[in-house]
Context: one part of a larger RNA
RNA sequence: AGCGCAGGGUGGAUGCCUUGGCACUAAGAGCCGAUGAAAGACGUGAUAAGCUGCGAAAAGCUUCGGGGAGGAGCAAAUAUCCUAUGAGCCGGAGAUCUCUGAAUGGGGAAACCCACUUGAGCAAACCUCAAGUAUCCAUACGCCAACACAUAACGUAUGGAGGGGAACCCGGGGAACUGAAACAUCUAAGUACCCGGAGGAAAAGAAAGAAACAUCGAUUCUCAAAGUAGCGGCGAGCGAAAUGGGAAGAGGCCAAACCAGGAUGCGUGCAUCCUGGGGUUCGGACCGCAUAAUUGAUUCAGCGAGUUUAAUGGAACGGUUUUGGGAAAGCCGGCCAGAGAGGGUGAAAGCCCCGUACAUGAAAGACGAGCUGACAUGGCGGUAUCCAGAGUACCACGAGACACGUGGAACCUUGUGGGAACAAGCGGGGACCACCCCGUAAGCCUAAAUACUCCUUAGUGACCGAUAGCGCAUAGUACUGUGAAGGAAAGGUGAAAAGGACCCCGGGAGGGGAGUGAAAGAGAACCUGAAACCCUGUGUUU
Numbered sequence: 001a002g003c004g005c006a007g008g009g010u011g012g013a014u015g016c017c018u019u020g021g022c023a024c025u026a027a028g029a030g031c032c033g034a035u036g037a038a039a040g041a042c043g044u045g046a047u048a049a050g051c052u053g054c055g056a057a058a059a060g061c062u063u064c065g066g067g068g069a070g071g072a073g074c075a076a077a078u079a080u081c082c083u084a085u086g087a088g089c090c091g092g093a094g095a096u097c098u099c100u101g102a103a104u105g106g107g108g109a110a111a112c113c114c115a116c117u118u119g120a121g122c123a124a125a126c127c128u129c130a131a132g133u134a135u136c137c138a139u140a141c142g143c144c145a146a147c148a149c150a151u152a153a154c155g156u157a158u159g160g161a162g163g164g165g166a167a168c169c170c171g172g173g174g175a176a177c178u179g180a181a182a183c184a185u186c187u188a189a190g191u192a193c194c195c196g197g198a199g200g201a202a203a204a205g206a207a208a209g210a211a212a213c214a215u216c217g218a219u220u221c222u223c224a225a226a227g228u229a230g231c232g233g234c235g236a237g238c239g240a241a242a243u244g245g246g247a248a249g250a251g252g253c254c255a256a257a258c259c260a261g262g263a264u265g266c267g268u269g270c271a272u273c274c275u276g277g278g279g280u281u282c283g284g285a286c287c288g289c290a291u292a293a294u295u296g297a298u299u300c301a302g303c304g305a306g307u308u309u310a311a312u313g314g315a316a317c318g319g320u321u322u323u324g325g326g327a328a329a330g331c332c333g334g335c336c337a338g339a340g341a342g343g344g345u346g347a348a349a350g351c352c353c354c355g356u357a358c359a360u361g362a363a364a365g366a367c368g369a370g371c372u373g374a375c376a377u378g379g380c381g382g383u384a385u386c387c388a389g390a391g392u393a394c395c396a397c398g399a400g401a402c403a404c405g406u407g408g409a410a411c412c413u414u415g416u417g418g419g420a421a422c423a424a425g426c427g428g429g430g431a432c433c434a435c436c437c438c439g440u441a442a443g444c445c446u447a448a449a450u451a452c453u454c455c456u457u458a459g460u461g462a463c464c465g466a467u468a469g470c471g472c473a474u475a476g477u478a479c480u481g482u483g484a485a486g487g488a489a490a491g492g493u494g495a496a497a498a499g500g501a502c503c504c505c506g507g508g509a510g511g512g513g514a515g516u517g518a519a520a521g522a523g524a525a526c527c528u529g530a531a532a533c534c535c536u537g538u539g540u541u542u
Stems, first nucleotide, its partner, number of pairs: 001541009015527001016492002020464002022461007029453002031164002039100003042055003046078001050074002061094006070082003105114003115133007135161008168199001169197005179186001183233001209216002220247005230238002251445003254389001258277009283387003286382004295376002299374005306367004311360003317333004322329001334351002336340001342354003394418007404430001425440005479486002499526001502513004
């Protein structure tokens, strides 16, 4: 030195565990903000570095309920206190709520600096305290230039907005990689991303529709139709609709004609405007006759079952000189069950503890089906005259969007130019024309069925179990970066600290005794403790 055997060290795999995650289900909630949000800074405790709570009234104050013996958070110990005159704790309502932040008196390198006006305190200045002082928009009013009237500008009052938020939604912009086995039309894709806006949903929506000679009757979502008809360097690919089945179901309001009242202009009898009525496509005004049933999503008030935000009651077991440190295990004998879900307790408990089934409960707040009242709504006939959304429809050119790439390309949107008709009208039925049929544009609103989950409550899992599961068993921390940003590692003594008094060696670290404990080969570098690697003893070989 090699190879064995035995014993150690190191190391932290494996097993077991779970405080944490992941996915989903059912309900709820779906917004917060100038009454100052979200997010923070700094404070705040007897002692106080961090977290949590709170805000100079600062781990808290008031009040109303619940609850009933301890309490002063995580978090031990000491001190000092609170508490049956009901604390701590749980729930409802309120008070306080520094500074930053939309941040809003002005400024600013966020958490800082500097003001003005009015009022109060003071004899008064200073000072202290309180309230106000941003911008934009709307409405009303005041004041007022060049410039005579006027207007712009300026000012005041009242109301609103501003910012944040996980996804979902609508709109304005809008890629490339990629695929086409290269690449340019095309695709990826109207995706990613940026911007604006809204709501608990949004959008769409009551036919100038779809159809086909029969009809249907707003929109949305879904199953089929169907990977069909089509589109397509007819390549790659893209890809409907009618119709049928289902979910849900709801229709309304203006403009105008006409009537009444008022105002403005001037050329003084016309034009325009405002307010109220009327009216809305089975058209209406107008004329005649009627004047209630109905309905309500819109508006207001009251009542209100119930739901929710604390809780309360809640059955039934003992023995054992079996084992063990320990009984919930074994044995013996019982009991409850509308409760044998689950968790804890020194191993494995229906009957020990918390619970569970079931039953009950609210001073106060929130939601609230429904009911009542007000209020609104609401008919038939006639058709002479009047009304029925204009730079609109439509056309040309250029684009976009339609499953549809210019194509025979309709329909829809519109940048430029032109530019109607007036219900005997006008649009559509995939070029276009005729016939026929359908509808009534150029105004507005509209629940449900649909999408999503930052969040709350209850629960589930042939989901994970510490290199897994979220990045985090907690951390957006430590650390890196000028910055945008990137971003870890790290769980387990024991049933209970009973966490090793005391003695010895040592400067200490550490160790040996003693003691605790079932165990210390569980001693905090702490459950188990694999391998690599290192060492000791011994056998054997060279």
Predicted 3D model of a 542-nucleotide part of an RNA (large-subunit ribosomal RNA, domain I) from bacterium 1XD21-13. It matches the Rfam family "Bacterial large subunit ribosomal RNA". Gene Ontology terms of the family: structural constituent of ribosome and ribosome.